A computed fold for a 351-nucleotide part of an RNA from a Candidatus Kaiserbacteria bacterium, annotated as small-subunit ribosomal RNA, central domain.
Rfam family: Bacterial small subunit ribosomal RNA.
NCBI's taxonomy places the organism under Bacteria, Bacteria candidate phyla, Candidatus Kaiseribacteriota.

Context: one part of a larger RNA
RNA sequence: UUGGGCGUAAAGGGUGCGUAGGUGGCGUUGUUAGUCCUUUCUUAAAUUCUCCGUGCUCAACACGGAGGCUCGAAGGGAAACGGCAAUGCUCGAGGAUGUACGAGGUACGUGGAACUCAUGGUGUAGGGGUGAAAUCCGUUGAUAUCAUGGGGAACACCACAGGCGAAGGCAGCGUACUGGGACAUUCCUGACACUGAGGCACGAAAGCGUGGGUAGCGAAUGGGAUUAGAUACCCCAGUAGUCCACGCCCUAAACCAUGUUCUCUAGCUAUAAGGAGUAUCGACCCUCUUUGUGGCGAAGCUAACGCGUUAAGAGAACCGCCUGGGUAGUACGAGCGCAAGCUUAAAACUC
Numbered sequence: 001u002u003g004g005g006c007g008u009a010a011a012g013g014g015u016g017c018g019u020a021g022g023u024g025g026c027g028u029u030g031u032u033a034g035u036c037c038u039u040u041c042u043u044a045a046a047u048u049c050u051c052c053g054u055g056c057u058c059a060a061c062a063c064g065g066a067g068g069c070u071c072g073a074a075g076g077g078a079a080a081c082g083g084c085a086a087u088g089c090u091c092g093a094g095g096a097u098g099u100a101c102g103a104g105g106u107a108c109g110u111g112g113a114a115c116u117c118a119u120g121g122u123g124u125a126g127g128g129g130u131g132a133a134a135u136c137c138g139u140u141g142a143u144a145u146c147a148u149g150g151g152g153a154a155c156a157c158c159a160c161a162g163g164c165g166a167a168g169g170c171a172g173c174g175u176a177c178u179g180g181g182a183c184a185u186u187c188c189u190g191a192c193a194c195u196g197a198g199g200c201a202c203g204a205a206a207g208c209g210u211g212g213g214u215a216g217c218g219a220a221u222g223g224g225a226u227u228a229g230a231u232a233c234c235c236c237a238g239u240a241g242u243c244c245a246c247g248c249c250c251u252a253a254a255c256c257a258u259g260u261u262c263u264c265u266a267g268c269u270a271u272a273a274g275g276a277g278u279a280u281c282g283a284c285c286c287u288c289u290u291u292g293u294g295g296c297g298a299a300g301c302u303a304a305c306g307c308g309u310u311a312a313g314a315g316a317a318c319c320g321c322c323u324g325g326g327u328a329g330u331a332c333g334a335g336c337g338c339a340a341g342c343u344u345a346a347a348a349c350u351c
Stems, first nucleotide, its partner, number of pairs: 004322003007305002012319001014202004021195003025089008034081001035078007049067007092192001093189003096185004104178007111155001115151008126137002163170002207248006216242002221237004259318006267296011300307002324351003333344004
């Protein structure tokens, strides 16, 4: 536990799908355990509250009378709202048809640059690295350069205030399969909707298991420096890992630090995808419009910063969460996990 809040002070669940539940468009008819009106009864007395009166010099206070408060029961009535039942509607929602767009996803294939390795050619004494050095590589011929071949990983330019996705996230090119939204038509269904405790699914990186792969990078580790020391920063190496397949883990400053859905409330400007009109031989331009992504700003909001039709403005529905700091996201218990650990989650004590 009334109430007040959640961008930055404590507080939005990492994200979606969805069960129960909560909430629910425009009409008509019927019904009525919600709701409203009325009558009767009850709710012991006293107390508290209101009015009238009385007593302490007044008042507080006390006393008397009347009323009221609150809960409940029964009878009668009402039908606006809500419920239930029936029936209809189309603006919510969904579907159909057409169009364009996109790093949305999965699988397979493929390309060039760079890097590295091997072999061969040219060539000779250095190379590399740093603040300066050294470890290191090199006369068994390195570095440099040319040719051929192998390998793995990532995709310069295009490229962006750009696009797509529920979020995590997604970028060379091609093919196959596949998800989603947008716009136009207003053809179909006829409230089929919103939210969503549990539940289910997805969920970066790191990490784990099995099997592959390993060019570059690189925790750990070794060495060289620096330093008073240097378990670091810098340098030379380098294992796990980073990559692939399958199976786990389930956490992040998972951030817009801003839950989802709907309605309303000045504009200006940029940009992405569509549509209509004007113009034109046709197109571009221009005007209007829908959806998305940004910047600036009226009103309003905010403690301020700032937000401002993509709201943190004005309202509605539902969920999650907060309640001084530390102890502590810890202990214990429980669930999950191979483990690492994750989720749920206190108290004593202390300030």